This is a predicted structure of a 143-nucleotide RNA (c-di-AMP riboswitch aptamer (ydaO/yuaA leader)) from candidate division BRC1 bacterium HGW-BRC1-1. Of the family's consensus pairs, 96% are formed in the model. The prediction has a mean pLDDT of 79. It was read from a public genome assembly, where an Rfam model found it.
RNA sequence: ACAUAGCAAACGCCGAACCGCGGCCUCGGCCGCGGACGGGGGACCCAGGUUUCCGGGGCGAAUUGCGCACCAUCGUGCGCAACGGGAUGGCUUCCACAUUCCGAGUCCGUCAGCUAACCUCGCAGGCGACCAAGGGAAGUGAG
Repeated sequence: ACAUAGCAAACGCCGAACCGCGGCCUCGGCCGCGGACGGGGGACCCAGGUUUCCGGGGCGAAUUGCGCACCAUCGUGCGCAACGGGAUGGCUUCCACAUUCCGAGUCCGUCAGCUAACCUCGCAGGCGACCAAGGGAAGUGAG
């Protein structure tokens, strides 16, 4: 000097998962309360009009179809298409464009349409740093 790996701080990304106060503490964090944010249950009315094993339902973007291969089967893998979601394009939002990535998992337990009052729960987890990189509109901030 370069490369790789780890740790810490700061910054950034997905997500509701952030902030404040108090206490405890092995000083990393944990517990409680409150606010913000997010989810569920829950009337009239409306919807539904026969469902109850082909069980049903919730969170989430995470669905559907087709083809090929393996396979006795169940399934598994790969590819394509439609559709859904995220990131970047050096402040934010919208539109269009380009590039790129994801389309999982899990919970309830026979049970739930919507739903005011009301009741109740969550406030996690996981990642990033190479290269490239613009347009229109509205706004905001600085000079």